[in-house]
RNA sequence: GGGGUUGUAGCUCAGCAGGAUAGAGCGGCCGCCUCCUAAGCGGCAGGUCGUGGGUUCGAAUCCCGCCAGCCCCGCCA
Numbered sequence: 001g002g003g004g005u006u007g008u009a010g011c012u013c014a015g016c017a018g019g020a021u022a023g024a025g026c027g028g029c030c031g032c033c034u035c036c037u038a039a040g041c042g043g044c045a046g047g048u049c050g051u052g053g054g055u056u057c058g059a060a061u062c063c064c065g066c067c068a069g070c071c072c073c074g075c076c077a
Base pairs, nucleotide, nucleotide: 001073002072003071004070005069006068007067010026011025012024013023019057028044029043030042031041032040050066051065052064053063054062
């Protein structure tokens, strides 16, 4: 340098042949239960969907550029 792949909540990941309020588990906080703790149960908060554009009535999803991680190939040494 070329190609592929990944990027969504604090963490691990769904959702991606476009459809309106973006989800789960764990973790956090509050409450219930318990003599207490753990476990269990209920609730709450938490998101520029990597970033900048484009297409569209509508984009996490499609297209283009860029950034970052990983993998493969090539070049130099």
Molecule: transfer RNA
Organism: Tildeniella torsiva UHER 1998/13D